Small-subunit ribosomal RNA from a metagenome, 1451 nucleotides, folded computationally.
């Protein structure tokens, strides 16, 4: 740290430390000390590692001298003898059994401890005793054949080789007597008799060294034994030489260690037999510890030597660098045969992610052999390689700010890197060159490392920094790049156009010659919990009793001393650790000397607890008497009520069912009834929070027969107790077998509805069952989800039972103390995450037993066992997730409840929906039909005005510092204006013309300012993207009543109280109680405006106190009164213009909708820069098959026409305007202009009233739609305006489902007016008056709001979650006819060497035995791989359905 919104639990998963024989990436100065094939006990080429002794021996071979002989004048040669010195193939000794390697094998006395050996052996070496005299023989070498060799065959010879004899107090052995020692001796020990038996080698410098017997030593060694050593019961029974006993062999010793015979033992739940895994220990990481993992270097033991067995020599081996023999490789061959064994140091190949040189010396240490000098030693000492470990030093130090440059960044101002750096001054560890030079070596010689270490001189900042990270954990942030891409990542989790988490860069953090990353171990993990967990709901109490071993066990005396404690001896090797002193300048590392803890044996005491024995006790247990009790169980027997069926009677159309229906029954007579019979099954009131049982259970009455339990008496035994693995019993329903029985009910089935479907929910039938015997199953939410057994710990209130006392109104009913059962309630303590529990504990304590350790896969598969079977008991794994879960909180939702409100329903008025015009969107067309607003909250919006223009779109033409804005440089002109040519027009092309102002200078001119072009450059511009970067604005819930703080409280905490509860309100508005007691935002009020009156003032209103206009003030506050209430406050009244918020506006809480606008307007960031900017002319936004909105006009007589009456208004607008009288015209209108910048002037209100027509017709209703002809605006009316005349005269007769509006000056229904605008597609939209209703004093059914409760698996909030099948691709498993394999058994056949034994023709053959091995055959195990199959798992948008979560819509 990570499960939620949030919180507390539990409960995994991960980090963070330390380690390491590693290993991999980047990176790299130097030195010391360690270490370095963890895999293939795979298979080796090449050298090297065990030899020595000539003073054991013959023999040969150089040298060197003496001599002899021959040859020669000599010198010298050749042959021989002999002396010296030096060599060795052989023989012969001693060594080769150590030393060095591995770790296959082994779970065992194998190792580790601690005894034992009275069962034993020992070469060299030390030390005591004694001796050491004589014979005689072979065999190598050597010669000679054969042979390719190894080698074989035949001959000769020496010895410290072998043989044989002689001597032995001692030595052995055999018999025979006698003391000791001790628990024990025929077997040890001393004497001791008698007999048997057995020994030697010599060398040489004459001092020794050998050599033989025999006796201590010292050191190794054999053998026994206690204890203590992995994981598996899905291994439960193993074993025939097995266990034991004679006898015999064998052996250095004992023993089934072998064999003959007896006997049938003998291991084991304290886990034997199988089966897996592994060399074992000191130590070694780690941890506080207590574990825990581990055994590499060092050192101890063991095994092993290509695999496999055998023995031989020899003190020792069953022998790594010896034999034999089998088998597999390999390698010579002249094909007849022969040779090898690196797991010994280097070293090759091969395996691998990975481990080094075919180096040097025997100076040292150390072995071996020799009398010795010396030889041999890949043992060791050194050295190379390798950052693989640990430890040490270095990469400079000091001053230096213009805070340089570069480089990031930036709010453009500046910041960061940064005293870093240049730059000055100093140093010399380290490099690099020179000189010198060790200790280690000893009385004497000897030095592989090594010209090393280490000193000293010179040079010169010189030669030397890298790795990793920087979201949170976890210490470190910024810019660009990418856009769920590329990629990160240990866990959570980044990335979908503004990533601190990707990549890169600047910056900064941690570590440094290294840093990372991978793997493993321990640690955190109290997450196997002995220190030190747990089981009501989190994973977790066997369904319950009996009861076997186990483990525990009341109170009291003695004894013993097994536990236990206490001392003391002696061991647990050094090495290591730890302490302290010392040696390498330090350290790491080495070197001496101590030392705890703790194991084990022996030995002396102690006796409080355990404990063993033995007495003796009664408080637990169990027993006797007396009583009490009850749906306890088991047979038997019997009783009424009901339902169905059959009989028989009346009766006559319908019954049943159901949310509504319909199958069914009924005229062959149903239901309904009255009557009898027939037959199952259940047992109503009593009946309860009640009784009873070990649970499952268990009820109608009676009887038998049986078990329990209480109570009382205190008689009896005396601890007999508790609990309980394994084992046994009993065990609901459903299930099976057999046999019976079958009324009702009702799984399957069958039909009928619902329904998109409907193998269901409801309805009609209906068959197993259900009921009885007997026999199996053995399971459930078998729940109190709480094992049993005892003791202690406040209390209240009920029952049922039962003893004492006791009262009364006494076959009863109480009351009060007790015993034992059941139930509430939970304010006590306590306990729990809560939530609960709380003397019938989940409190506080003991005993013993069973289960838990992450979630899925799985209660699966496989293996045993059980079962008639169906199943059931035991019971994983691969592989997959980072959650899974309990509790409780705040929300939110329920086809949950409760309260309350709303033009929400209901009463009502008038519409929409049908028509027919409009307008607006959609969609569909287009060069374009500009863009935007889509449930409510888009759609006569935005747009209060699209013919150009707006304009943002589409063609086509033009410009490019630009139509707009600022600034700078150079340049020209001096403002203006004409004109011509082209064009559709903007443009573009030409020609003319031309009068700014200051200062200087006579003046020519020159300089400046401003101004307008031209060139250029910074720059403009964008109705271009993104409203999911934004601000501002605004909609909507909603004028709903809400939404919050601070301090107290309460809770481990999220939260809660407050703001709830009863009332009341239009209001969380006020009222009264409450652990709450204030307070804010909202509500109301304050704020316009209408209604009354006063009072002031009044032009353009007006005869006027009046009206009307302005302005100020007053008035209403539930203030009077009744009634109902504590009160808020209602109802009803009075007066009053107005009455209970007087109408209405304004105003709009925290906040939802990632709501709507980037095209008001402002902005980040991306984009376009001769164009996505700007600009003309045309065109489009007005297109039309269709669909929605929103109107407007009507269908008519409450009307429509036509004439009358000067009927009667108010809100407003006017100078590019509003227009009067008056002419003109049929009318839009024109001509003209009086008044008016306005209470003065301009503007006839209509609906209404009379009167006549129309008389129910698609009409005198409607007026759409289409023709002519005209008016007006405008530059311009074709696309595309209005308006006027006449002509034409559609659809429509009140609109389906469904839906809007509105509660009074409202709703309807008349007209009138602004804005916008030249004009208008206005029927629109935003005021204004006139005329003027009906209805409701209710209600929560629909919509929806609001408060309370309640479930919830939701929380992106039910537009929620979420479950299977089926399709798809992947993965890992299980079953599979089967095929292969391994590694053992076991049976037959066969059987090398060696051992042993028997025969026989006896240096030798042959037979038996015993065995490696082999071949063959069976049954298991365990793997591997197999057509096909069967589930499981996992994958953003597949298919069907909705099972679950709310009463989930059938709990």
């Nucleotide at each position: 740290g990570u499960u939620u919104g949030a919180c507390c639990c539990u409960g995994g998963c991960u980090c963070a430390g330390g380690a390491u024989g590693a290993a991999c990436g980047c990176u790299a100065g130097c030195g010391g000390a360690a270490u370095g094939c963890u895999u293939a006990a795979c298979a080796c080429a090449u050298g090297c590692a065990a030899g020595u002794c000539g003073a054991a021996c013959g023999a040969a071979u150089u040298u060197a001298g003496u001599u002899u002989g021959u040859a020669g004048c000599a010198a010298u040669a050749c042959a021989g003898a002999u002396u010296a010195a030096a060599u060795u193939a052989g023989u012969g000794g001693c060594a080769a059994a150590c030393g060095g390697g591995c770790g296959a094998g082994u779970a065992a006395c194998g190792c580790g401890u601690a005894c034992c050996u009275a069962a034993c052996c020992u070469g060299c070496c030390u030390u005591c005793a004694a001796g050491u005299u004589g014979u005689g023989a072979a065999c190598a070498a050597c010669u000679a054949u054969a042979g390719a060799g190894a080698u074989a065959u035949a001959g000769c010879u020496a010895a410290u080789u072998c043989c044989c004899a002689a001597u032995a107090u001692g030595c052995u052995c055999a018999c025979g007597a006698u003391g000791g020692u001790g628990a024990a001796a025929u077997u040890c020990c001393a004497a001791u008799g008698u007999g048997a038996g057995g020994a030697a080698a010599g060398a040489u410098u004459u001092a020794u060294c050998g050599c033989u017997u025999g006796g201590a030593g010292a050191g190794g060694g054999g053998g026994g034994u206690g204890c203590g050593u992995c994981c598996u019961a899905u291994c439960a029974g193993g074993u025939a030489g097995u266990u034991g006993g004679u006898g015999a062999g064998a052996u250095a010793a004992u023993a089934g260690c072998u064999u003959a015979c007896c006997a049938a033992g003998c291991c084991u739940a304290u886990g034997a037999c199988g089966g897996g895994u592994a060399g074992c220990c000191g130590g070694u990481c780690u941890g506080a510890g207590a574990u825990g993992a581990u055994g590499u270097c060092c050192g101890g033991c063991c095994g092993c030597a290509a695999u496999g067995g055998a023995a031989c020599u020899g003190a020792g081996a069953u022998a790594c660098g010896g034999u034999c023999c089998a088998u597999a490789c390999u390698u010579c061959u002249a094909c007849g045969g022969a040779a090898g064994g690196c797991a010994g140091c280097a070293g090759u190949g091969g395996g691998g992610a990975a481990u080094a040189u075919u180096g040097g010396a025997c100076a040292a240490u150390g072995g071996a052999c020799g009398a010795a000098a010396g030889u041999c030693u890949g043992a060791u000492c050194c050295a190379g390689c390798a950052a693989u470990u640990c430890c040490g030093c270095g990469u400079g130090a000091a001053g230096g700010a213009u805070g340089a440059a570069g480089c990031a960044u930036u709010a453009c101002g500046g910041u960061g890197u940064g005293u870093a750096a240049a730059c000055u001054u100093c140093u010399u560890u380290u490099u690099u060159g020179g000189u010198g030079a060790a200790a280690g070596a000893c009385g004497a010689a000897u030095g592989a490392c090594g010209g090393u270490a280490c000193a000293c001189c010179a040079a010169g900042a010189a030669u030397a920094a890298g790795g990793g990270a920087c979201g949170g954990c976890u210490a470190a942030c910024u810019a660009c790049g990418u856009g769920c891409c590329a990629g990160c990542a240990g866990c959570c989790g980044c990335g979908g156009u503004a990533a601190u988490a990707c990549g890169u860069a600047g910056g900064u953090c941690c570590c440094a010659a290294g840093c990372g990353u991978u793997a493993u171990c321990c640690g955190g993990a109290u997450u196997u919990a002995c220190u030190g967990g747990g089981u009501g709901u989190a994973a977790a109490g066997c369904g319950u009793c009996u009861g076997u071993a186990g483990c525990u066990u009341g109170a009291u005396a003695a004894a013993c001393a097994a536990g236990u404690c206490u001392g003391u001896u002696u061991u647990c090797a050094a090495a290591a650790u730890c302490c302290a002193c010392g040696a390498c300048u330090u350290a790491a590392u080495c070197g001496u000397g101590g030392a705890c803890c703790g194991g084990g044996a022996a030995u002396a005491g102690a006796u409080a607890c355990u404990g063993u024995u033995u007495g003796a006790c009664u408080a637990g247990a169990g027993g006797u008497c007396a009583u009490u009790g009850g749906g306890g169980g088991u047979u038997a027997g019997u009783g009424g009520a009901a339902u169905u069926u059959c009989c028989g009677g009346u009766g006559g159309a319908g019954u049943g069912g159901u949310g509504a229906a319909a199958u069914g029954c009924g005229u062959u007579g149903a239901u309904a009834u009255c009557g009898g019979a027939a037959g199952g099954a259940a047992u109503g009131c009593c009946g309860a929070a009640a009784g009873c049982g070990a649970a499952a259970g268990c009820a109608g009455c009676u009887a038998a027969c049986u078990a329990c339990a209480g109570u009382g008496a205190a008689c009896c035994u005396g601890a007999c107790a508790g609990u309980g693995a394994g084992a046994g019993a009993c065990g609901a329903a459903a299930g099976u077998u057999u046999g019976g029985g079958u009324a009702g009910c009702a799984a399957a089935c069958g039909g009928g509805a619902u329904u998109a479907g409907a193998u269901a929910c409801c309805c009609c039938g209906g068959u197993a069952g259900u009921c009885c015997a007997a026999a199996c199953c053995u399971u459930a939410a078998a729940u109190u989800a709480u094992g049993c057994u005892u003791g202690c710990u406040a209390a209240a209130u009920g029952u049922c039972u039962u003893a004492u006392c006791u009262g009364c109104u006494u076959u009863g009913c109480g009351g009060a103390u007790g015993g034992g059962g059941u139930g509430u309630u939970g304010u006590a303590a306590c306990c729990u995450a809560a939530c609960g529990g709380g003397u019938u504990a989940a409190g506080c304590a003991a005993g013993c037993c069973a289960c838990c350790u992450g979630g899925g896969u799985a209660g699966u598969a496989u293996a045993u066992u059980c079962g008639c079977a169906a199943g059931a008991a035991u019971g994983a794994a691969a592989c997959u997730c980072a959650a899974a879960g309990g509790g409780a909180u705040a929300g939110g939702c329920g086809g949950g409840g409760g309260a309350a409100c709303a033009c929400a329903c209901a009463a009502g008025c008038a519409g929409u929906g049908g028509a027919u015009u409009g307008u607006c969107u959609a969609g569909a067309u287009u060069a374009a039909u500009u863009g935007g607003a889509u449930a409510g909250c888009a759609a006569g919006c935005c747009a209060a005005g699209a013919a150009u223009c707006u304009u943002a779109c589409c063609u086509a033409g033009a410009c490019u510092u630009g139509a707009c804005a600022u600034u700078u440089a150079c340049u020209g002109u001096g403002u203006c204006c004409u004109a011509u040519g082209u064009g559709a027009a903007a443009g573009c092309a030409u020609a003319g013309u031309a009068g700014u102002c200051c200062g200087a200078g006579c003046a020519a001119u020159c300089g400046g300012a401003c101004a307008c072009g031209g060139u250029a450059a910074a720059c403009a511009g964008g109705u271009g993207g993104u409203g999911c970067a934004u601000g501002g604005u605004c909609g909507u819930c909603g004028u709903c009543a809400g939404c919050u703080c601070g301090u107290g409280c309460c809770g481990c905490a999220a939260g809660g109280u407050g703001u709830c509860u009863a009332g009341u309100u239009a209001a969380g508005u006020c009222u009264a109680g409450c652990a709450a007691c204030g307070a804010g935002c909202g509500c109301a009020a304050c704020c316009c405006u209408c209604a009354u009156a006063u009072c002031u003032a009044g032009u353009u209103a007006g005869a006027a106190u009046g009206u009307c206009u302005a302005g100020a003030u007053a008035g209403a506050c539930u203030g009077c009164c009744c009634u109902g209430g504590u009160a808020a406050c209602a109802g009803g009244g009075a007066g009053g213009a107005a009455g209970g918020a007087g109408a209405g506006g304004a105003u709009g809480a925290c906040g939802u909708c990632a709501g709507a606008u980037c095209c008001u307007c402002a902005u980040g960031c991306c984009c376009c820069u001769u164009a996505u900017g700007u600009u003309u002319a045309g065109g489009g936004c007005u297109u039309c098959a269709u669909a929605g909105a929103c109107a407007a006009u009507a269908c008519a007589a409450u009307g429509g026409g036509u004439a009358g009456u000067a009927a009667c208004a108010g809100c407003g607008a006017g100078a590019a305007g509003c227009a009067a009288u008056a002419u003109c015209g049929a009318a839009a209108g024109a001509u003209g202009g009086a008044g008016c910048a306005a209470a003065u002037c301009u503007u006839u209100a209509a609906a209404c009233c009379u009167a006549c027509c129309c008389c129910u017709a698609g009409u005198u209703c409607g007026g759409a739609u289409u023709g002519u002809a005209g008016u007006c605006u405008g530059g311009a009316a074709u696309u595309c305006g209005a308006c006027u005349a006449c002509a034409u005269g559609a659809a429509g007769u009140u609109g389906g489902a469904a839906u809007u509006g509105c509660u009074a000056g409202u709703a309807a229904u008349g007209g009138c007016g602004a804005a916008u605008c030249a004009g208008c597609c206005a029927u629109g939209u935003c005021g204004c008056c006139g005329u003027g209703a009906a209805u409701a004093u209710g209600u929560c059914c629909c919509u929806g709001u609001u408060c309370c409760u309640u479930g919830c698996a939701c929380u992106c909030a039910c537009c929620g979650c979420c479950c299977g099948u089926c399709a798809a691709a992947c993965c890992a498993u299980g079953g599979g006819a089967g095929c292969u394999g391994a590694a053992a058994u076991u049976c037959u056949u066969u059987g090398a060497a060696g051992a042993u034994u028997c025969a026989c023709c006896a240096u030798g053959u042959g037979g038996g035995u015993u065995u490696a091995g082999a071949a063959g055959a069976a049954g298991g195990u365990c793997a591997g791989u197999g057509a096909c199959u069967g589930g499981g798992g996992u994958u953003a948008a597949g298919u069907c359905g909705u099972a679950a979560c709310a009463a989930g819509g059938c709990a």